Source information: Predicted 3D model of RNase P RNA and transfer RNA as a complex of 444 nucleotides. Its mean pLDDT, the model's own confidence on a scale to 100, is 77. Rfam match: Bacterial RNase P class A. Gene Ontology terms of the family: tRNA processing, ribonuclease P activity and dimeric ribonuclease P complex. Rfam classes the family as a ribozyme.

RNA sequence: UGAGGAGUCUGGACGGCCGCUCCGCCGCGAGGCGGGGAGGAAAGUCCGGGCUCCACGGGUCAGGGUGGUUGCCAACGGCAACCGGCCGCGAGGCCAGGGAAAGUGCCACAGAAAACAAACCGCCGCGGGUCGCAAGGCCUUCGGUAAGGGUGAAACGGUGCGGUAAGAGCGCACCGCGGGACUGGUGACAGUCCCGGCAGGGCAAACCCCACCCGGAGAAAGACCAAAUAGGGAAGGCUCAUGGCGACGACCCGCGCCUUGCCUUCCGGGUAGGUCGUUCGAGGCCGGCCGCGAGGUCGGUCCCAGAGAAAUGGCCGUCUCCCCCUUCCAAGGGGUGCCAGAACCCGGCUUACAGGGCUCCUCACGUC
RNA sequence: GGGGAUAUAGCUCAGUUGGGAGAGCGCGUGGAUCGCACCCACGAGGUCGGGGGUUCGAGUCCCCCUAUCUCCACCA
Numbered sequence: 001u002g003a004g005g006a007g008u009c010u011g012g013a014c015g016g017c018c019g020c021u022c023c024g025c026c027g028c029g030a031g032g033c034g035g036g037g038a039g040g041a042a043a044g045u046c047c048g049g050g051c052u053c054c055a056c057g058g059g060u061c062a063g064g065g066u067g068g069u070u071g072c073c074a075a076c077g078g079c080a081a082c083c084g085g086c087c088g089c090g091a092g093g094c095c096a097g098g099g100a101a102a103g104u105g106c107c108a109c110a111g112a113a114a115a116c117a118a119a120c121c122g123c124c125g126c127g128g129g130u131c132g133c134a135a136g137g138c139c140u141u142c143g144g145u146a147a148g149g150g151u152g153a154a155a156c157g158g159u160g161c162g163g164u165a166a167g168a169g170c171g172c173a174c175c176g177c178g179g180g181a182c183u184g185g186u187g188a189c190a191g192u193c194c195c196g197g198c199a200g201g202g203c204a205a206a207c208c209c210c211a212c213c214c215g216g217a218g219a220a221a222g223a224c225c226a227a228a229u230a231g232g233g234a235a236g237g238c239u240c241a242u243g244g245c246g247a248c249g250a251c252c253c254g255c256g257c258c259u260u261g262c263c264u265u266c267c268g269g270g271u272a273g274g275u276c277g278u279u280c281g282a283g284g285c286c287g288g289c290c291g292c293g294a295g296g297u298c299g300g301u302c303c304c305a306g307a308g309a310a311a312u313g314g315c316c317g318u319c320u321c322c323c324c325c326u327u328c329c330a331a332g333g334g335g336u337g338c339c340a341g342a343a344c345c346c347g348g349c350u351u352a353c354a355g356g357g358c359u360c361c362u363c364a365c366g367u368c
Numbered sequence: 369g370g371g372g373a374u375a376u377a378g379c380u381c382a383g384u385u386g387g388g389a390g391a392g393c394g395c396g397u398g399g400a401u402c403g404c405a406c407c408c409a410c411g412a413g414g415u416c417g418g419g420g421g422u423u424c425g426a427g428u429c430c431c432c433c434u435a436u437c438u439c440c441a442c443c444a
Stems, first nucleotide, its partner, number of pairs: 001364010012319007020037007039339001043350002046348005051218004056254006063214005068082005083097001084095004098209002103207002105203003120149002122145004127140005157175006176198001177196008222276004232267007243258004269443002283302008321337001322335005369440007378393004387424001395411005417433005
């Protein structure tokens, strides 16, 4: 200098004027003064939790989810470190990464054969026929052969040497694979040695098995106050005592509630008003200590949107970043500004995003 | 604010142990008819909403986006 990898931050600044909203103070009031006022994703609602209601506890089945190990965390499908596999020269990246000798199922087309393997071509042997003087060629019965060809996503270990009629783990060496022991590690796992000639390919984001986790509903949850209407009505059915109900789908046990209860159908009435929940929280910032890290702990400091059809905006000026034009430069002129808008809160993930900054690292080339 | 469902030809819809992309209507061409319709025969027409993953192979299984439709207040 060029090409990359990982992480992180930012998302214009200042001033003036006019507006919006919330809170506090002053004011009889109009209003005035002071302070606060969107995000990195506020989004999707995909996970997890807080909070609230279902009165409560236990169990069985069903259903759903997760899936290397050890940790972190309130919890998680998140995060960190490590292990294993694959990719990359490398920095690094990706992995729903338990079980296929528990069972069931599937593997289209092609191909001889697709999972208790298989003989299409080829190779080899005995025999038969035929051609040829012969070597041998052609056809063929039976048998051997999975080394070669061809098909396929996948063909029942790979390479080499020996061996054989030709071949074959048939024998041997190395690699792979399976089993065992020892060593190291908390563990996933790794290494060494011994034994075994190899024994059953893939799919579990197919059913399933194993381990672990999960009650349901969600702020239109829920609580209080006030007004008005009703204190709802009719019909039918079942059951009225060991009856009915009890907030996941089914069931059981305990327990609780009702005194008639439940179900079906039909006809209605009123309010859709105010307050709370609601923003101080697993909170932000700074620093010390512990930890490789996620994070933990201690101290200091700060209060930082809270509306209810919903505020957070507009104009002007100066500067800055980026782009375009003129230009050798300096300089001048012009233009644009990302995705997107809180609605109970929090931790994550995912998705969208103009442009810019910082840190660490890798490779190639050049120079010293 | 919170749930649920759907997306396949121009329209309405099928599509299950994952392997052929289909039906009806419509459209085109030909036939039949004096002519039109009905009818008969043949044919065209598909990013299976988009992207990624699992698998040899995805309309189908899994994940993420997009669009459309739909349901949900309280007193009783």